[in-house]
RNA sequence: GGUUGGGAAGCUCAUCAGGAAGAGCGCUGGUUUGAAGCUCCAGAGGCAGUGAGUUCGACUCUCACCCCAACCA
Repeated sequence: GGUUGGGAAGCUCAUCAGGAAGAGCGCUGGUUUGAAGCUCCAGAGGCAGUGAGUUCGACUCUCACCCCAACCA
């Protein structure tokens, strides 16, 4: 330098044939305990790498750029 795949809540990942976001762990509060942990209940937290385009409407399609990984050279 080229090809391919991927960038989504703090972390690991679902969501995908466009109608707009969920889980587990973690966190907060409660429950419980002598205290803590476990259990159970409730809750906060992301507009989806950045920018543009298509569309009535985009995490989902297209383009450029940035970052990561693998392969080729």